[in-house]
Model confidence (mean pLDDT): 83 of 100. Large-subunit ribosomal RNA, domain IV from a Candidatus Pacearchaeota archaeon, 336 nucleotides, folded computationally. Rfam family: Archaeal large subunit ribosomal RNA. Rfam links the family to the GO terms structural constituent of ribosome and ribosome.
Context: one part of a larger RNA
RNA sequence: ACAAGGUUAGGGAACUCGGCAAAUUGGCCCUGUAACUUCGGAAGAAAGGGUGCCUAUCCUUGUAUUCAGAAAGUGCUGAAUGCGAGGAUAGGUCGCAGUUACAAGGGUGGCCCGACUGUUUAUCAAAAACGUAGCCAGCCGCAAGGCCGAAAGGCUAAGUAGGGCUGGUGAGGCCUGCCCAGUGACGGUGUCUAAAGCCUCUUUUCAAGGAGGUAAAGGCCCGUCAAACGGCGGGGGUAACUCUGACCCUCUUAAGGUAGCGUAAUGCCUUGUCGUCUGAAUGGCGACGUGCAUGAAUGGCUUAACGAGGUUGCCACUGUCCCAACCUUGAGCCCC
Numbered sequence: 001a002c003a004a005g006g007u008u009a010g011g012g013a014a015c016u017c018g019g020c021a022a023a024u025u026g027g028c029c030c031u032g033u034a035a036c037u038u039c040g041g042a043a044g045a046a047a048g049g050g051u052g053c054c055u056a057u058c059c060u061u062g063u064a065u066u067c068a069g070a071a072a073g074u075g076c077u078g079a080a081u082g083c084g085a086g087g088a089u090a091g092g093u094c095g096c097a098g099u100u101a102c103a104a105g106g107g108u109g110g111c112c113c114g115a116c117u118g119u120u121u122a123u124c125a126a127a128a129a130c131g132u133a134g135c136c137a138g139c140c141g142c143a144a145g146g147c148c149g150a151a152a153g154g155c156u157a158a159g160u161a162g163g164g165c166u167g168g169u170g171a172g173g174c175c176u177g178c179c180c181a182g183u184g185a186c187g188g189u190g191u192c193u194a195a196a197g198c199c200u201c202u203u204u205u206c207a208a209g210g211a212g213g214u215a216a217a218g219g220c221c222c223g224u225c226a227a228a229c230g231g232c233g234g235g236g237g238u239a240a241c242u243c244u245g246a247c248c249c250u251c252u253u254a255a256g257g258u259a260g261c262g263u264a265a266u267g268c269c270u271u272g273u274c275g276u277c278u279g280a281a282u283g284g285c286g287a288c289g290u291g292c293a294u295g296a297a298u299g300g301c302u303u304a305a306c307g308a309g310g311u312u313g314c315c316a317c318u319g320u321c322c323c324a325a326c327c328u329u330g331a332g333c334c335c336c
Base pairs, nucleotide, nucleotide: 002330003329004328005327006326007325008324010322011321014320019317027051028050029049030048031047036041038171052093053092054091055090056089057088058087059086060085061084062083063082064081065080066079067078068077069076094098106315107314108313109312110311111310112309113307114306118130119129134169135168136167137166138165139164140163145156146155147154148153172302173301174300175299177232178231179230182229183228184225185224186223187222188221190220192219193218197214198213199212200211201210202209203208233251234250235249236248237247260294261291272288273287274286275285276284277283
């Protein structure tokens, strides 16, 4: 020097990517308990006090015996005594320390994500991923739709639309704007297009061929549907300081991004600018907004509770550190 433990003056996160690790807290009883809230919670919030043993008194209670009373189918009421159990109050007593060992929450604030309990990469990832109840859409009237099978047959289902299957979204609250040009789905009609087959005619007959007619789906055409796949502009000018531009002009599109939110888990420039927290912050939070490239079930915004999730403060606490030291056990090392 190493591994696992223990203790440490003064300081107390100065360590570090980061309080990682460790320390603090801890059981039970009593007092007390904020914002916020879906009124259930939050909550063991937080913050405090007590806790051993002995004695006395009191209260509650179990059981046994005796006595008394009432009563008459073995039980009721009261009292005393014996042996217990629990609690309250007071006094005393020992120790540094009384849940004396073991066991046994550190707390709290802001923000992001996901509503929650749950599930997952057996063996580097437990999460913001998956699921979820709720919401929405589609298919399906049962000899259905969907799935398995070559078939027979089977499952959904001894079910029947308040059902089954498929897809999207993901509690709740407030909401969910515009676009059907493209792709797709559905519907409709017809002057259109259009195979084989069939019908008619035909090359003198058969065969083969030719011509015309009929005509399904599909296509074309017309329409509907975006909680279908998806999409949601540019230039120029303008108000009596300046700036800005309610307003105007113009090009253009299927329509030109609405409400919200916004330097964001999304912003390149960027450590944006302002405020705040710090002695100091590429950090956090609150604002601002021409947003390189936000945006509404590919859901938008918000939200109590919850989370071995992420991030950032504060209190407590500490060998993380200043800055090391000592102790125990082991390993190692040396000798035989």